[in-house]
Context: one part of a larger RNA
RNA sequence: CUGGGCGUAAAGCGCAUGUAGGCGGUUGCUUAAGUCGGACGUGAAAGCUCCUGGCUCAACUGGGAGAGGCCGUUCGAAACUAGGUAACUUGAGGAUGGUAGGGGAAAGUGGAAUUCCCGGUGUAGUGGUGAAAUGCGUAGAUAUCGGGAGGAACACCAGUGGCGAAGGCGGCUUUCUGGGCCAUUCCUGACGCUGAGAUGCGAAAGCUAGGGGAGAGAACGGGAUUAGAAACCCCGGUAUUCCUAGCCGUAAACGAUGUCGACUAGCCGUUGGGCUCAUUUAAGGGUUUAGUGGCGCAGCUAACGCGAUAAGUCGACCGCCUGGGGAGUACGGCCGCAAGGUUAAAACUC
Numbered sequence: 001c002u003g004g005g006c007g008u009a010a011a012g013c014g015c016a017u018g019u020a021g022g023c024g025g026u027u028g029c030u031u032a033a034g035u036c037g038g039a040c041g042u043g044a045a046a047g048c049u050c051c052u053g054g055c056u057c058a059a060c061u062g063g064g065a066g067a068g069g070c071c072g073u074u075c076g077a078a079a080c081u082a083g084g085u086a087a088c089u090u091g092a093g094g095a096u097g098g099u100a101g102g103g104g105a106a107a108g109u110g111g112a113a114u115u116c117c118c119g120g121u122g123u124a125g126u127g128g129u130g131a132a133a134u135g136c137g138u139a140g141a142u143a144u145c146g147g148g149a150g151g152a153a154c155a156c157c158a159g160u161g162g163c164g165a166a167g168g169c170g171g172c173u174u175u176c177u178g179g180g181c182c183a184u185u186c187c188u189g190a191c192g193c194u195g196a197g198a199u200g201c202g203a204a205a206g207c208u209a210g211g212g213g214a215g216a217g218a219a220c221g222g223g224a225u226u227a228g229a230a231a232c233c234c235c236g237g238u239a240u241u242c243c244u245a246g247c248c249g250u251a252a253a254c255g256a257u258g259u260c261g262a263c264u265a266g267c268c269g270u271u272g273g274g275c276u277c278a279u280u281u282a283a284g285g286g287u288u289u290a291g292u293g294g295c296g297c298a299g300c301u302a303a304c305g306c307g308a309u310a311a312g313u314c315g316a317c318c319g320c321c322u323g324g325g326g327a328g329u330a331c332g333g334c335c336g337c338a339a340g341g342u343u344a345a346a347a348c349u350c
Stems, first nucleotide, its partner, number of pairs: 003322004007304002012318001014201004021194003025088007033081002035077007042069001048066001049064003053060001091191001092188003095184005103177007110154001115149007125136002162169002206247006215241002220236004258317006266295012299306002323350003332343004
């Protein structure tokens, strides 16, 4: 240097932005670095190969030829790659006009429910379970009516429906703000794809400081169950869950499927646009485009299955795997307040 792989067997970084690098649309002209060809030089000897001698062979001796190259010089070729130059519009971006949305941030606000407090009515139970008990209740509970406080979450709508790069996002209103899609085909003219490092985002739990605390609830206490019960069930209940600022940086961060592009039968839903048909007016049909689902041909696959949202057929670039255990561990480095994270072995063993 080279192989085969990565949905489930080992293997796609949690996700994005992007530096270097790698790769890169169409046409003309040009250069000649890569590339291709010729000539010359060089590529010692030995070895390889052919012949000869030798000897039973081998080793060995002599001779010839070919071969052997990221090699040098020079002369040429110009298709491809590359450089230069001029242009193009299909890739990419912009403009204009529309459009759907739980996309993000901040502020405000609403009703239902739980809990607590005050007051009224009212009396002996209530609660809970498989059955009970702990608990609460004559200091008046539970139930019921009225008033108040406070926190958290937003029933119905709600949907293999929507939005977001992923994590994720759901009452309503306002302000600020990101992205997508569709149509026009007006503008720029390859401005692109990927992306080692790097940077940012990143559920839950956890940490620091200050608030908040209704309900739920690790730990903890009690009651049961049980042979025991450090559990499952019940009664309580602190941290936590919530807010602000800052850390942490991990998940079965999953589609267990990297990103981008091209191509490849059909059929049936559904969401957002465009065009269009007859209007039978509600609404529907056809078509196109961007999503999102269910079947399925070819093909692929060890099988399961995938099947235009590919795991099919190809291309570009990155990441990763290489028997099980030891081990995602030790040591060291870096990061972190800590918890720990990340990078990452070996002995030994089967």
The part of an RNA shown here (small-subunit ribosomal RNA, central domain) has 350 nucleotides and comes from a metagenome. Its mean pLDDT, the model's own confidence on a scale to 100, is 86.